[in-house]
RNA sequence: GGCGGGGUAGCUCAGUCUGGCAGAGCAAGCGGCUCAUACCCGCUUGGUCACUGGUUCAAAUCCAGUCCCCGUCA
Numbered sequence: 001g002g003c004g005g006g007g008u009a010g011c012u013c014a015g016u017c018u019g020g021c022a023g024a025g026c027a028a029g030c031g032g033c034u035c036a037u038a039c040c041c042g043c044u045u046g047g048u049c050a051c052u053g054g055u056u057c058a059a060a061u062c063c064a065g066u067c068c069c070c071g072u073c074a
Stems, first nucleotide, its partner, number of pairs: 001073007010026004020057001028044005050066005
């Protein structure tokens, strides 16, 4: 340098194909349960959807460019 995959909550990832309220589990906080702790149950907090620009009434999703990570070829 070419090709392929990936970047979304503190962590692991869905959602993208087919544009329409940003989600799950874990973690954290609070409460319930218990003599108590753990398990379990309920609630809550938490987001520049890598960045910039474009299309659109509307973009995590489509288009262009850039950056980073992994694999592969030379």